[in-house]
RNA sequence: GCUGGUGUAGCUCAGUUGGCAGAGCAAAUCUUUCGUAAAGAUUAGGUCGUGAGUUCGAAUCUCGCCACCAGCU
Numbered sequence: 001g002c003u004g005g006u007g008u009a010g011c012u013c014a015g016u017u018g019g020c021a022g023a024g025c026a027a028a029u030c031u032u033u034c035g036u037a038a039a040g041a042u043u044a045g046g047u048c049g050u051g052a053g054u055u056c057g058a059a060u061c062u063c064g065c066c067a068c069c070a071g072c073u
Stems, first nucleotide, its partner, number of pairs: 001072007010025004019056001027043005049065005
């Protein structure tokens, strides 16, 4: 330099033929207990890597860029 892949909550990851952003764990609060742990309930937490384009509407489609991984040279 070329090709492919990945990027979504604090962590691990879902979410496809474009239409309300989710799960588990972790966190906070409450219940329970003499107390802790366990258990149960509730809550919070996201500019979906970034910038544009297409569209009534984009995590999703197209292009550029960035980071990481793999392969080729």
Source information
Predicted 3D model of a 73-nucleotide RNA (transfer RNA) from a Candidatus Dojkabacteria bacterium. NCBI's taxonomy places the organism under Bacteria, Bacteria candidate phyla, Candidatus Dojkabacteria. Its mean pLDDT, the model's own confidence on a scale to 100, is 80. The RNAcentral record of the sequence draws on ENA. Its Rfam family is "tRNA". By type it is a transfer RNA. About the family: Transfer RNA (tRNA) molecules are approximately 80 nucleotides in length. Gene Ontology term of the family: triplet codon-amino acid adaptor activity.